[in-house]
């Protein structure tokens, strides 16, 4: 100082248009014996085959004792002696004496240390208690150690074999073997007694041997409890269970055997089956848990595989033996060896794992009396960034913000004090020189290793990953659904913070990423901590065992409980305190801790046992009602239907129309009679009854339950309920009736593109009984039983009570609702609230309620019940839109009533499309088409041919000339080419030159594109639609999206106004303001006018529901009326809300990006846009008398006009020409036309219609061939009012007449946009069509109904069932066989005994067979299932999805489905009736 008194829990993407909730995938954190990819300074301390318990090469891993034993090569010394010639020297030979190698006998060790981790689910392991046992070598104590005695190795000698290995034979010792003797606290006993031992060495100081006790250490056996899944494994066992005796063993025991007994185990999961060594521990996690068992430590198992004993204290034995197998080696072919899961190395395997190192110096181990000898244990080095921790890779100043590099709005920012550059320091590095501790009496493998000093010099040392969001961190550029990325969501289709690469940026750092697994986040299996009405889930109902749970009062004991106390919980590791390496990791001490069990010793409150009572719960008993309760027999009366009879006479059914069908062989309709079967109108109901399914005329018999009352009885008997019984709509199924109507299958008719359907006509199974099966449903309240608590109001049923009523009690059964509770909806005394008990289920969509196994059925099939595989959702309320062949209300030339028309000609235009060298692009439902074009002969022009030019036809810079300009010839089709002449200004300067200005040349910068993308864009434009909407603050309400407001009753042309309102107010739409007109007045007025007026233009008045009346809410506001010029916005106009449609336009214009540059630019000539079978749009003229033709004749209005409009005259049939008055316009130009008057044509392809041709001119323009208009003559198609279908138009409008401008030289103008003239019909109204507008409603739509979507064929992949069969294995069973090998038994072998040998028997391994059981791969074909993509068939579902849907059956059909019978609302509308809310 010490973890329970303390500490400590974090979210986030992903379903949707958008919310909440479900829920499920995916992230962020931490860990490993890893491993891989890029990288890499040092050092230290740990870790290193996780795969094939797969195979080994080569060394080494267990010896050791001469102080047990017989002896010994050989060495040294001495002595003696032989030979070589003497001294000496070399070689022999003997003795002594020291030493002493190999090899033997014979003693301990070798059972330990070392490896692995295959088997095992078990008393293997942990924990706890026990005991019928052993126990070398060590401690201690008692005794004791006497005397013999025969072998045998080795040695020799001979011999076999290739060898491993032996044979005979002779000889020999022991602490080797044996038998006698003593012996006791030793066995064993029948208590008398019987059996039973030793070994010596010797230095003379011990060390050993025997017997017995004892101890400490070790093993044995037993034993409570405790830790995996699987019930698609439900019944296991004959030694099985027990008992008696015998055998075994160190000991207990069926451990063995023999005999009796018939018993053991199981749903608290037996037997099977799969999988794994167990633990202390380690990783995570707030914990509870969950997941693991590498190193370290205990324990078990195992030693190529299988089996088996021998030795010995101790194995049934890793480096021991025997057998079998299976593989390897050697052989001389007769026979041999051999086991690295011991250190190290090899191959193999795998992603993946290390030196054939030193040393016994230190720890410890066998031996040995020691010295010492062995020790791949162990110390230690090596390799590897495998993990951990610690260092470093410089420090301090330095701003011309350096070049470079990246961005850029081109100013600039960053890179960035970062660099240079100047000073400093050396951790580390190189170099030299000293050098420990571990170990000391001595002995150091590590190692000259750690450390110290010195000396040198920034010197030797940074890299991975990331940057869309979760996630800390963005630019450019290259690519263009490609090429990649990716962990979930997603990104990439030319502007990519998402690929790739630069630069910048953030993060970790000698590392960082990736991938593999564990835990966490995940409250996503919830004990601590969840659910179940609609989300995944309540069993179809009830009975009822086992099992869980239980009412009051007392007493007793103490199982559970609570606490105390004491054993143990190994160490190691985890906490805390300290120490020790420079720190740390790491290492050592020391406390505490250890939820667990055992003992004992208290307490009694609560459970539980018990004992004795008790009534509130429960059940009996009396009573009188109430009920479509059941089940069995009989009776009834209405209808369909059929027969008979009888009237009648052409039709009848039937449908949206029709038809099949039925009737003159007499239906249908009327009547009357009869046969039959099945159902049971009114009553009838929100009601009643049962457990549920479910019950409906009536009468009778039998019989079940519930309510209510009651001063009556037991005395907790009681709740729930696995397994299991019973009952269980409907539709099927057996067997036999029955069959009136219905009515699957069937036929026929129709609908239709079909049409196996909806309709219609028929109709068999079945619908009904009796008996026996099935057992399923949307078996629903989608709500499980039971008990208690908790506001209220109102209806109904039953039954009581009185005080007889707006009364009250109790039990059903409805609806509103308080608290509370749900995600919401919604529940709420009949909970879905609060709590108690019990059972059932659930856990991401699909695959699938499906294979496959079992069980049950006659069958059909029911129950039970997966997986691979795919996906990231799937699913619930709600919410705002859009949609509906859903409602409601309201509007519009929307229809309807009407008037003219368009579709039929012919002509003109514009568009398709055909066509071309080109017919230039653009526009396509409304909202493309007489549209961009308000006007293509050439220009225009984007297009096609051909012919030039290349800083360009247009701009801006630079340099150099020259003024500019103009004018002719020549050649060309032209543009251009070539050549001659004229010509010298402005402004400055003394001169010379500057300069503006235009041209000319020359170079690059660069101009140019009607080149592409309207889906990058700006501007603008169409449209819904001039429709009445579209929003906002603040407040309120909803967890929220969101709604409220803006709904609601009136009203309006209006979200227009009123009135009510949790809203109040506000903005853009609405309306007004503006224009033009219509009355007036007033003022001015030339070019209009005699003059007033008109006109012309400028201010003004007037209309405002202002006034009367009736109706309304004393309202808004309608209706009528009066004045009035004009009445309810007066007409008409400009005026277009938020938006939507990627709508149009890059070709009007701008304008990113791309792209082109002797062309995709420019310029010129020509030709084309004008083609032509055809087909659509817009329109002109017609068809004819309301008319055409001819004469005559009357009224406008807006416009326009100097390169213009142009009078008059003149010519011309004209068109037009010649001439030019007058007009820069209320002044000239300048006349309308229909009308109206007369006449004529008389219903004809015409005196109607005018295309077409043909001749002739006229005008514009350089130029009218392709290509203009207009004029005379002349020629005279088509057409007789237009099928389906269709368009416009509500009054000065429609129709119908004419005039005029723009564009423009002229001109296709019938187009377009203005004028004016004449001037109708018709609206009863909102059922229908369109088209919109408010509210509701449903929905699986949100790209919003042009949506979404379901299945069958087909084509590609993929995982999986079945499958005649094939293949391996796996664990019994039954048999045949029997090595080795304990044990048993025989011999007349053999021994000094024992061994041995010969023979026999029982056990009994690998093996063979032979039926079956499982397991696992295979498999020709074959079911489905996912899945991919723009397939084919339809169109079944979501809206009343067009026949409402879904469940359950059952039968049909290419599919989706369709039809019958029951069922549900999770069905839209309408509307009755009956509750209820609120006045």
């Nucleotide at each position: 100082a010490c973890g329970u008194u303390u500490a400590a829990a974090a979210g986030a993407g992903u379903u949707u248009g958008a919310u909440c909730c479900u829920a499920g995938c995916u992230c962020a954190g931490g860990g490993u014996g890893a491993a891989c990819g890029c990288u890499a300074g040092c050092g230290g301390u740990g870790c290193g085959c996780c795969u094939a318990a797969c195979a080994c090469a080569u060394g080494c891993a267990a010896g050791u004792c001469g102080a047990g034993c017989g002896g010994u090569a050989g060495a040294a010394u001495u002595u003696u002696u032989u030979a070589g010639c003497u001294u000496g020297c070399u070689a022999g030979a003997a003795a002594a004496u020291u030493u002493g190698a190999g090899a033997g006998c014979g003693g301990c060790g070798a059972a330990c240390g070392g490896g692995u981790g295959a088997g095992u689910a078990a008393c293997a392991c942990g924990u706890u208690g026990g005991u019928a046992u052993c126990u070398g070598c060590c401690c201690c104590c008692a005794a004791g150690u006497c005397a013999g005695g025969g072998a045998u190795a080795g040695c020799c000698a001979u011999u076999g074999g290739a060898a491993a290995c032996g044979a005979u034979g002779a000889u020999u010792a022991a602490u080797a073997c044996c038998g006698g003797a003593u012996a006791g606290u030793c066995u064993c006993u029948u208590c008398g007694g019987a059996g039973u031992a030793a070994a010596a060495a010797u230095u003379u100081a011990u060390u050993g041997c025997u017997u017995g006790g004892g101890g400490a250490g070790g093993a044995g056996c037993c034993u409570g409890c405790g830790g995996u899944c699987u019930a698609u494994c439900a019944g296991c066992u004959a030694g099985u269970u027990g008992g008696u005796g015998a055998g075994g063993u160190a000991a207990u025991a069926g451990c063995u055997c023999a005999c009796c007994a018939a018993g053991g185990c199981u749903a608290u999961g037996a037997c099977g089956g799969a999988u794994a060594c167990c633990u202390g521990g380690u990783c995570u996690g707030a914990g509870a848990g969950g997941a693991u068992g590498a190193u370290c430590a205990g324990g078990c198992a195992c030693a190529a595989u299988g089996g088996a004993a021998c030795u010995g204290a101790g194995a049934c034995a890793c480096g021991g033996u025997c057998c079998a197998u299976a593989c390897u080696c050697c052989u001389a072919c007769g026979g041999g060896a051999g086991g690295c899961a011991g250190c190290a190395g090899u191959g193999a395997g795998g992603a993946a794992u290390c030196u054939u190192c030193c040393a016994c110096a230190a720890u410890g181990g066998a031996c040995g009396a020691a010295a010492g000898u062995c020790u791949g244990a162990u110390g230690g080095a090596g390799c590897g960034a495998c993990a951990c921790c610690g260092c470093g890779u410089g420090a301090a100043g330095g701003a011309u913000g350096a070049a470079g590099g990246c961005c850029u709005a081109a100013c600039g920012g960053u890179u960035g004090u970062a660099a240079a550059c100047u000073u400093c320091u050396u951790u580390u590095c190189u170099g030299a020189a000293g050098g420990a501790g571990c170990a000391u009496a001595a002995u150091g493998a590590g190692a000259g290793u750690a450390c110290u000093u010195c000396a040198g010099g920034a010197a030797u040392a940074a890299g991975g990953g990331a940057c869309g969001g979760c996630u800390a961190a963005a630019u450019a550029c290259g690519u263009g659904c490609c090429a990649g990325c990716a962990g979930c969501c997603g990104c990439g289709g030319u502007a990519a913070u998402a690929c790739g690469u630069a630069u910048g940026u953030c993060u970790c750092a000698a590392g960082c990423g990736u991938u593999a697994c564990c835990c966490g986040g995940a409250a996503u299996c919830a004990c601590u901590g969840g659910g179940u009405g609609u989300a995944a889930a309540g069993g179809g109902u009830u009975c009822g065992u086992a099992g869980g749970c239980g009412g009051u009062u007392a007493g007793a004991a103490a199982a559970g409980u609570u606490g105390g106390a004491u054993a143990u919980g190994a160490a190691a590791g985890a906490c805390c305190g300290g120490g020790g390496c420079u720190c740390a990791a790491c290492c050592c001490c020391g406390u505490g801790u250890u939820g667990g069990u055992g003992u004992u010793c208290a307490a009694a409150a609560c459970u539980g046992u018990u004992u004795a009572a008790c009534u509130a719960g429960a059940a009996u008993c009396a009573g009188g009602g109430a009920g479509a309760g059941g089940u069995a027999a009989g009776u009834g009366g209405a209808a369909u239907u059929c027969u008979g009879u009888g009237u009648g006479u052409a039709g009848g059914g039937g449908u949206g129309c029709a038809a099949u069908c039925c009737g003159u062989a007499g239906a249908u309709a009327c009547a009357c009679a009869g046969a039959g079967g099945a159902a049971c109108a009114c009553c009838a109901a929100a009601a009643g009854c049962g457990a549920a399914g479910g019950c409906a005329a009536c009468u009778u018999a039998c019989u079940g339950g519930a309510a209510c009352u009651g001063u009556a009885u037991u005395g907790a008997c009681g709740c729930u309920c696995a397994u299991g019984a019973a009952c269980g709509a409907a539709a099927g199924c057996g067997u036999g009736g029955g069959u009136a109507g219905c009515g699957a299958a069937a036929a026929g008719g129709a609908u239709u593109a079909g049409a196996u359907a909806c309709c219609c006509u028929u109709g068999u199974a079945g619908u009904c009984c009796a008996c026996g099966c099935c057992c399923u449903a949307a078996a629903c309240g989608a709500u499980g039983a039971u008990a208690a608590c908790u506001a209220a109001g109102u209806g109904u049923u039953g039954c009581g009570a009185c005080u007889u009523g707006c009364u009250c009690g109790c039990a059903g059964u409805g609806c509103u609702g308080a608290a509370g509770c749900u995600a919401a909806c919604g529940c709420g005394u009949u909970a879905a609230g609060u709590u108690a008990u019990c059972c059932a289920c659930c856990u991401g969509a699909g695959g699938a309620g499906u294979a496959c196994g079992g069980u049950c059925g006659c069958a059909a099939g029911a129950u039970u019940a997966a997986a691979a595989c795919u996906c990231a959702a799937a699913g619930g309320a709600a919410u705002a839109g859009a949609c509906g062949g859903g409602g409601a209300c309201c509007c519009a030339c929307a229809c309807a009533a009407g008037c003219a028309g368009u579709g039929g000609a012919u002509c003109a235009c514009g568009u398709g499309g055909u066509u071309u060298a080109a017919u230039u692009c653009g526009a396509c439902a409304a909202u493309a088409a007489a549209c961009g074009g308000g006007g293509a002969a050439c220009c225009u022009u984007a297009c096609c041919c051909a012919g030039a030019c290349u800083u360009g036809a247009c701009a801006u810079c630079u340099a150099u000339c020259g003024a500019a300009u103009c004018u002719u010839u020549u050649a060309g089709a032209g543009a251009u080419a070539a050549a001659a002449g004229a010509g010298u200004g402005c402004c400055u300067u003394u001169a010379u030159u500057g300069g503006a200005g235009c041209g000319a040349u020359a170079u690059g910068a660069c101009a140019g594109g009607u080149g592409c993308u309207g889906c990058a864009u700006g501007g603008u434009u169409g449209u819904c639609g001039u429709c009445a909407g579209c929003u906002c603050g603040u407040g309120c309400c909803u967890u929220g999206a969101g709604g409220u407001g803006u709904u609601c009753g009136g009203u309006u042309a209006a979200g227009u106004c009123c009135g009510u309102u949790a809203a109040c107010g506000a903005g853009c739409g609405c309306a007004a303001c503006c224009c033009a007109u219509g009355u007036c007045u007033u003022u001015a007025g030339u070019u209009a006018u005699u003059a007033u007026g008109u006109c012309u233009a400028a201010a003004g008045a007037g209309a405002c529901u202002g006034c009367c009346u009736u109706g309304g809410u004393u309202a808004a506001c309608a209706a009528g009326g009066a004045g009035g010029a004009a009445g309810g916005u007066g007409u008409g106009g400009a005026u277009g809300a938020c938006g939507u449609c990627a709508a149009a336009u890059c070709a009007g214009c701008a304008u990113g990006g791309c792209u082109u540059u002797u062309a995709c630019g420019u310029c010129u000539g020509g030709g084309g846009c004008u083609a032509c079978a055809c087909a659509c749009a817009u329109g002109a003229u017609a068809c004819a008398a309301u008319g055409g033709u001819a004469u005559g004749u009357a009224c406008a209005a807006a416009g326009a006009g100097c390169a213009g409009c142009a009078a008059a005259a003149u010519a011309g049939u004209g068109a037009u020409a010649u001439u030019g008055a007058g007009c820069u316009a209320a002044u000239c130009u300048u006349u309308a036309a229909a009308g109206c008057a007369u006449a004529u044509c008389u219903c004809a392809g015409u005196c109607c219609g005018g295309a077409u041709u043909g001749g002739a001119g006229u005008c514009u323009g350089a130029a009218a061939c392709u290509c203009g208009a207009c004029u005379c003559c002349a020629u005279g198609a088509a057409g007789u009012u237009g099928g389906a279908a269709u368009u416009g138009c509500u009054a000065g409008u429609a129709a119908u007449c004419g005039u005029g401008a723009a564009u423009c030289a002229g001109a296709u103008a019938u187009g377009u946009c203005a004028c004016g003239g004449u001037g109708a019909a018709u609206a009863u109204g909102u059922u229908c069509c369109u088209g919109g507008g408010u509210c509701u409603u449903g929905u699986a739509c949100u790209c919003a109904c042009c949506g979404c979507c379901c299945g069958u064929c087909a084509u590609g992949g993929c995982a999986u069932g079945g499958g005649a069969g094939g293949a391996a294995g796996u664990a019994a069973u039954a048999u045949u066989g029997g090595a080795a090998g304990c044990c048993c038994c025989u011999c007349u072998a053999g021994u000094a005994a024992u061994a041995u040998g010969a023979g026999g028997g029982u056990c009994c391994a690998u093996a063979g067979u032979a039926g079956g059981a499982c397991u696992u791969c295979u498999g020709a074909c074959u079911g489905g299932g996912c899945u991919a993509a723009a397939g084919u068939c339809g169109u079944a579902a979501c809206a009343a999805g067009g026949u409402a849907u879904c469940c359950g059956u059952a039968g049909g059909a290419g599919a989706a489905c369709c039809u019958g019978c029951g069922g549900a609302u999770g069905g839209a509308c309408u509307a009755u009736c009956u509750c209820c809310u609120u006045a």

Source information
Small-subunit ribosomal RNA from Sulfurimonas sp., 1479 nucleotides, folded computationally. Lineage of the source: Bacteria > Pseudomonadati > Epsilonproteobacteria > Sulfurimonadaceae > Sulfurimonas.